[in-house]
Notes:
This is a predicted structure of a 71-nucleotide RNA (c-di-GMP-I-GGC riboswitch aptamer) from a soil metagenome. The coordinates come from a structure-prediction model, not an experiment, and the mean pLDDT is 90. RNAcentral holds the sequence, with entries from MGnify.
Order: sequence, then C1' cells, then structure tokens
RNA sequence: CGACAAAGGCAAACCCGUCGCGAGGCGGGGACGCAAAGCCAAGGGUCUCACGCAGACAGCCUGGCCACCGA
Repeated sequence: CGACAAAGGCAAACCCGUCGCGAGGCGGGGACGCAAAGCCAAGGGUCUCACGCAGACAGCCUGGCCACCGA
C1' cells in the first nucleotide's frame, strides 16, 4: 500500500431474551456491509438524561496502539 489471491475474521437493519430513566449495552438468531467494522472516549461530532466534575456511540470523522496475507 490493498488483488478477479489464499486462509480466515467481524456483523448493519430487523426479531427474541435480558440490563438500563434513556441514548444504548449484553446473549441468541440474522447479514447491510467492512482490509482493521480489532482495541482506546484523547480531540471533534451526534445522541441521552436524574442536566452533573453525568452518560452513550469506535459500523461518524481525526488521532494513538496492536494485527492475517503479499500481487
């Protein structure tokens, strides 16, 4: 850096169960997609609320760290 490669991996929406005031999280099913759709809430952003030195989202962007393969 990312193939008309190889081995794999992850899993949107939606459904069921469960936790949470909620955004949403977890488990199962399920695949829209993903070369970091692995991890991190540091910055920005969006979202939630008991509006606080509160929280959620990494599959929104930036950044950091680790990682399979090698035309």
The model forms 100% of the base pairs in the Rfam consensus.